[in-house]
Molecule: Bacterial RNase P class A
Organism: Pseudonocardiaceae bacterium
Parts: sequence; structure tokens; C1' cells
RNA sequence: CGAGCUGGCCGGGCGGCCGCGUCAGCGUGAUGCUGCCGAGGAAAGUCCGGACUCCACAGGGCAGGGUGGUUGUCAACAGCAACCCGGGGUGACCCGCGGGACAGUGCCACAGAAAACAGACCGCCCCGCCCCACGAGAUCGACGGGGCCGGGGUAAGGGUGAAACGGUGGUGUAAGAGACCACCAGCGUCCCGGGUGACCGGGACGGCUCGGUAAACCCCACCCGGAGCAAGGCCAAGAGGGCACCGCACGGUGCCUGCGCAGGCGUUCGAGGGUUGCCCGCCCGAUGCCUGCGGGUAGGCCGCUGGAGCCUGUCGGUGACGGCAGGCCGAGAUGGAUGGCCGCCGGCCGGGCCGCCGCGAGGCGCCCGGCGCACAGAAUCCGGCUUACAGGCCAGCUCGUCCG
Repeated sequence: CGAGCUGGCCGGGCGGCCGCGUCAGCGUGAUGCUGCCGAGGAAAGUCCGGACUCCACAGGGCAGGGUGGUUGUCAACAGCAACCCGGGGUGACCCGCGGGACAGUGCCACAGAAAACAGACCGCCCCGCCCCACGAGAUCGACGGGGCCGGGGUAAGGGUGAAACGGUGGUGUAAGAGACCACCAGCGUCCCGGGUGACCGGGACGGCUCGGUAAACCCCACCCGGAGCAAGGCCAAGAGGGCACCGCACGGUGCCUGCGCAGGCGUUCGAGGGUUGCCCGCCCGAUGCCUGCGGGUAGGCCGCUGGAGCCUGUCGGUGACGGCAGGCCGAGAUGGAUGGCCGCCGGCCGGGCCGCCGCGAGGCGCCCGGCGCACAGAAUCCGGCUUACAGGCCAGCUCGUCCG
């Protein structure tokens, strides 16, 4: 200098005018005034895990769901870290939806002979029959060549496929084959050594080789109550009814309750509800439950944001992460605030018979035009994952070339 790998970060800046929301202070009869703060790395998808709230919390069986190398980390997790194994890359590094395929069942498209208790298309070999050539000679044959022929052997070679029942060499054979032998690979059992462990290294023996697929059913190990801030709590209002008072009526006021009508089921011979789905069992259970029709109120407050919080330093740890010290407060709307207009700078896009540099890809600059300028916007709160993202910055590392 070129080509890459990994991790982290930013994702417009400054100013002017107008406006919006919470909170605090001040002020008013009231509208107000001033000040602080006011979207994100993903606020998104709502896919995991928790906090919080309410309900449930005798038990058993069946079903269902989740996780899946090991050791750690964390409040927890399907997250994260380190390592192991397998695969890819020259390498930095990346990928793995990583228990079990000798418990059983299923499936393996197309192609191919055959896709799993193997099988035989071409080929190879043997026998029979026939033909050619040759020889003898009147129906025979050693050797040789052959057949849209018949019977048998074989799985070395060819061809198909993602995958074909170990590989190489030899013995053997009619041709062949783990049929046999040597070495290698793989599998199983046992032993030794290392590691917390996944696992790794070495040795002995064995039968001679066993396909893949579990995000197919299934098996194994471990784990799993339900619902969700529209959770949940409080206040106000309310149609109708009852009581009291204004002597009665009309009308009004106050207090209590929380509507009316119809139908069905039911009160220990129990409707209905709870117990994660089902069954058994258990518990609650009465002017109660269910259905339909009509009517009323549909406002406010709490929960609501100070928290597994953020920043800096230091210590422990390879690391995820944890301990300690100091500092900081950073949205809380509810028809739903966080915006609009403008100026300068920056950025991006398109173009120029433009200029300079470079062998070149290209870079720098000038001019003209365009774009408010990537993806996107809180709604109980956190930890993750996933997805979207114009453009840009930083750090570490690898490979190649050249120079010293």
C1' cells in the first nucleotide's frame, strides 16, 4: 500500500421566532408568568425470561408444553462467557436446529438394477445349443472368433444418486468376493495417563464393517399453577326503589340501596364456581346462578416510574460478571405532549466535453441542481433475542506485496 476478519461507537451541529406536556415556585376571581426536564439504539416484532398485581395453593392418574455438549454467569432465561466436538477458510475468524438411529415404528423425491432382513442393467466367467473359420473327412473336433439363444456363478469394473453394505496391495479363483492375509480407517469392550467436566492421548483384545433422518413419531434426563397495568385498588355519578322532612297532594330536599321486565335451573336428592386441559377426588356454594330484552353512568385519582438504575475510578476473574468507593437524577402523555417555520455550517444524491493528483480503481477541488436528510417514535417497568437502518468514526488482528 492492497485485500479482509472481529469488536465498539455516532447516527446531524449552532442560532432565531412561534407552540405542546409533566413537575416545582409565584400570582389571580379566572385565563396565567418563570424555571427544570421532555423518545430510541432499536421506543418496533411481542419471541423468551423476570419484577409487580389479582385469583388458586388436599392429592393421584392421563394428556400437554419447554429445554438439551460441558463448566460457569445472572433475579431468571431458549440470554451471555470460556472451553469441548463436528464442519468451512491459507489465515484473523466464522457456522452448528450439538442427548439417543444395536427399544420400536415410519420416511428417503428424481435418477438408478438396487434406498435397507439387499439387489443384478451393462460388463466378467462357466456349461449347453447354434454359426463362422480351420483340420480331418462324411459327421466329428484341440485351439480361435461369434450369437437380440438357454441355464448358472459373480459383485472387482462401468453407469445413477445427497447417500450404494470399508480403503490400498496381495493370496486365491473359471471369473470373483473380508473367502483369507498385511497395513490403514472406523466400531465395540477393557486398561493406563491428563482434565472439575464435555473430552483428549496411548495400549490390548474382538467380530471383520453396522447407510441417513428425531425442527418425523418416539425414548431418556431435567423443568413447568392461571391471568395480566384494560392487572388491581379508591372516590364521584347514575336510572329505579325505600325511609324521613317541608301539615296531606303536586313539587322539592336529605339519607340508604344500586336498575327494571321476561324465561330457565337450583338450595344438602345441590344450580353454578374453583382446583392449568380431561378423569377421579377435594373445596366454596344460596332471595343464588344462567339467558334474552329495555334503560342508566361511562368522569377523576392511585398503581406510574429512583431502578436487578446510570457514570467514573479501583479490586477479583482469561471472560460473561461480581465486590467496593465517589458522583448523578435522565419522559410519564391518556382523543394520547416531545412539534412547526427560517438562517448558517455539515452531510448525501445527480450532472459537468471543468481543473489537479494517481499506471489504475479512484481521491481532492470548483460550479449547477435536488434532498430536512437512514430506520423509526415511549404507554407498568426491567434483562435478553430477532428484525429495520442513508452515511460515518475508532480500536485490535490476519493474509499478500515491497523496503529496511